[in-house]
Context: one part of a larger RNA
RNA sequence: UUGGGCAUAAAGGGCAUCUAGGCGGAUAUACAAGUCAGGGGUGAAAACUUAGGGCUCAACUCAAAGCUUGCCUUUGAAACUGUAUAUCUAGAGUGCUGGAGAGGUGGACGGAACUACACGAGUAGAGGUGAAAUUCGUAGAUAUGUGUAGGAAUGCCGAUGGUGAAGAUAGUCCACUGGACAGCAACUGACGCUGAAGUGCGAAAGCUAGGGGAGCAAACAGGAUUAGAUACCCUGGUAGUCCUAGCUGUAAACGAUGAUUACUGGGUGUGGGCAUGAAGAGUGUCUGUGCCGAAGCUAAUGCGAUAAGUAAUCCGCCUGGGGAGUACGACCGCAAGGUUGAAACUC
Numbered sequence: 001u002u003g004g005g006c007a008u009a010a011a012g013g014g015c016a017u018c019u020a021g022g023c024g025g026a027u028a029u030a031c032a033a034g035u036c037a038g039g040g041g042u043g044a045a046a047a048c049u050u051a052g053g054g055c056u057c058a059a060c061u062c063a064a065a066g067c068u069u070g071c072c073u074u075u076g077a078a079a080c081u082g083u084a085u086a087u088c089u090a091g092a093g094u095g096c097u098g099g100a101g102a103g104g105u106g107g108a109c110g111g112a113a114c115u116a117c118a119c120g121a122g123u124a125g126a127g128g129u130g131a132a133a134u135u136c137g138u139a140g141a142u143a144u145g146u147g148u149a150g151g152a153a154u155g156c157c158g159a160u161g162g163u164g165a166a167g168a169u170a171g172u173c174c175a176c177u178g179g180a181c182a183g184c185a186a187c188u189g190a191c192g193c194u195g196a197a198g199u200g201c202g203a204a205a206g207c208u209a210g211g212g213g214a215g216c217a218a219a220c221a222g223g224a225u226u227a228g229a230u231a232c233c234c235u236g237g238u239a240g241u242c243c244u245a246g247c248u249g250u251a252a253a254c255g256a257u258g259a260u261u262a263c264u265g266g267g268u269g270u271g272g273g274c275a276u277g278a279a280g281a282g283u284g285u286c287u288g289u290g291c292c293g294a295a296g297c298u299a300a301u302g303c304g305a306u307a308a309g310u311a312a313u314c315c316g317c318c319u320g321g322g323g324a325g326u327a328c329g330a331c332c333g334c335a336a337g338g339u340u341g342a343a344a345c346u347c
Base pairs, nucleotide, nucleotide: 004318005317006316007301008300012315014201015200016199017198021194022193023192025088026087027086028085029084030083031082033081034080035077036076037075038074039073040072041071042070048066049065050064052062053061054060091191092188093187094186095184096183097182098181103177104176105175106174107173108172109171110154114150115149116148117147118146119145120144125136126135162169163168206247207246208245209244210243211242215241216240220236221235222234223233258314259313260312261311262310263309266292267291268290269289270288271287272286273285274284275283276282296303297302320347321346322345329340330339331338332337
């Protein structure tokens, strides 16, 4: 390279958006670039192949045809691709109406719990554990009542539930704001899909500066356990966890399953619409989200209209284990480190 693959064997980029590029709905007409057919020119010779000739055969050699898969030119064809023009509405979008939602940002407010402090009342223990001790307490603790302050998280509802591109997202209310869905079918008329680069978003931990600090808690200290115990258990406890402004850019960033489109039996739950139904139940339909399963697929497990089925387009990625996600170089970062990413050697 060809071929084959990517749920679990190596392999889907963490997610989105967009540029180049690739691919792209229906009808009509024109052109003839791609495409197809015919003719002509050229495609050196040798070699090679085929059927022959000449050395007694063969090697060798002679002449012929083929081969030279191509290029140029010319005459046509017009289905498909392309280009141009005109038109269409099934894709895509706009509009109007409507309901759903922990979608985002900012602000205000609430209750429970916790801790500290103050006061009251009260007395000898309290904590903690497998058992203990460190620890707290007669300078009055723990338990209990009232008050004040503070920070963080939002019980029940709550769900196999909802929303979001992913990360993620939950007390209540207000303001601003993104998207999806259903119904109508008024408008635009292919405006679409994918997407190398680029750009943005991106849990936790970590970093810079300034705040904040109740609880929890790496590090650390002590008490236990143990042969030891740099642990598991206990008592403390600092970064951090929280906020603001930046940086970092990684995760088992998982559905270990890229995006989009079309097609292919059913059954049963559930969220949001619409239609039908007097209401309810039910039925139909669209859109999400689960389970079980026909066909089919799969090495099997399993997947099965939310496909891992049947097809198409575009992107990313894989090619034995270790060495190694290492070294070197480059780029990014304040650093920690990240991205890209080998080879020797070895089995």
Background:
A computed fold for a 347-nucleotide part of an RNA from an uncultured bacterium, annotated as small-subunit ribosomal RNA, central domain. RNAcentral holds the full RNA, with entries from ENA, Greengenes and SILVA.